[in-house]
RNA sequence: GUCCCCAUGGCGCAGAGGAAAGCGCAUCUCGUUCCGAACGAGAGGGCCGCAGGUUCGAGUCCUGCUGGGGACG
Numbered sequence: 001g002u003c004c005c006c007a008u009g010g011c012g013c014a015g016a017g018g019a020a021a022g023c024g025c026a027u028c029u030c031g032u033u034c035c036g037a038a039c040g041a042g043a044g045g046g047c048c049g050c051a052g053g054u055u056c057g058a059g060u061c062c063u064g065c066u067g068g069g070g071a072c073g
Base pairs, nucleotide, nucleotide: 001072002071003070004069005068006067007066010025011024012023013022018056027043028042029041030040031039049065050064051063052062053061
C1' cells in the first nucleotide's frame, strides 16, 4: 500500500428492510436459609462506532472515516 472480517446494554453474543431491539452472564430487589452458596420469581440498563446516502421505512443495503483482527506485498 491492496484486500477481507468485525464494531448492538458492564461482558459474551443474536437480530440477513417493516413486531415495543432479544438471549446468556453480571448487577439490583424479593422468596427460600440460622447466615451464606445454590435455586426460584421479578426489575433496571443499549437506539445499534461516527458522518452521509438509498428507501414510505435501515441495527439490517451503499459510500467515506475511526478503531480492532487477519491475508498478501
Transfer RNA from uncultured Trebonia sp., 73 nucleotides, folded computationally. The RNAcentral record of the sequence draws on MGnify. The coordinates come from a structure-prediction model, not an experiment, and the mean pLDDT is 83.